[in-house]
RNA sequence: GCUAAUUGCUAGGGGUCUGUAUUUUACCAAAAUACAGUGAGAUAUACCCUUCGAACCUGAUGCGGGUCAUGCCGCCGUAGGAAAGCAUCGGUUUGCUUUC
Numbered sequence: 001g002c003u004a005a006u007u008g009c010u011a012g013g014g015g016u017c018u019g020u021a022u023u024u025u026a027c028c029a030a031a032a033u034a035c036a037g038u039g040a041g042a043u044a045u046a047c048c049c050u051u052c053g054a055a056c057c058u059g060a061u062g063c064g065g066g067u068c069a070u071g072c073c074g075c076c077g078u079a080g081g082a083a084a085g086c087a088u089c090g091g092u093u094u095g096c097u098u099u100c
Stems, first nucleotide, its partner, number of pairs: 001092003007087004011050004017037008056081003062075004
């Protein structure tokens, strides 16, 4: 000097749903609480992701399967978008110094 993976700092991006019960309300709707489902995360100073980018968004009120129900799972997806710098460690190469 170059550079996968690692770690740290700073900065930034992202999602937060479904079912049941109870309470509030004249009812509906909505909210809160509890339990249950999936998940890393369902409001958590948490979790995930940051161009080597399926974190997340769009298409999508899409298609197939499953579920009490929900992207719950798969497809779509080599689609279209999407948020970065520095340092550490390691590797490699070059130069210099010392010793043999």
Molecule: TPP riboswitch aptamer (THI element)
Organism: Methylotenera sp.